């Protein structure tokens, strides 16, 4: 480089739930905890997919408020795909 996750070695990360905290929320960070997981390490490039604070529409003569409807500039790498590193073992 490429195949592989049956096994070996040192291990390794840690879903749902609980607590704290930071957020408008999605969801993130710590702790506890273990559904998995051969990249469950990074990386929003490409798709998809959650949130709608803020911004923009809707009815009404008209002004607030509320409801709705769009929107990411917010997130998700444990949806899929690229892109990069990396443990073991075979070739």
């Nucleotide at each position: 480089u490429c195949u592989g996750a049956a096994a070996c070695a040192g291990g390794g990360c840690a879903a749902a739930c609980c607590c704290a905290u930071c957020g408008a929320a999605a969801g993130g960070u710590g702790g506890g905890g273990a559904c998995g997981c051969a990249a469950a390490g990074u990386u929003a490039c490409c798709g998809g997919u959650c949130u709608a604070a803020g911004g923009g529409g809707u009815g009404c003569g008209g002004u607030c408020a509320a409801a709705c409807c769009c929107u990411a500039c917010g997130a998700c790498a444990g949806c899929g795909g690229g892109a990069u590193u990396g443990c073991c073992a075979g070739a």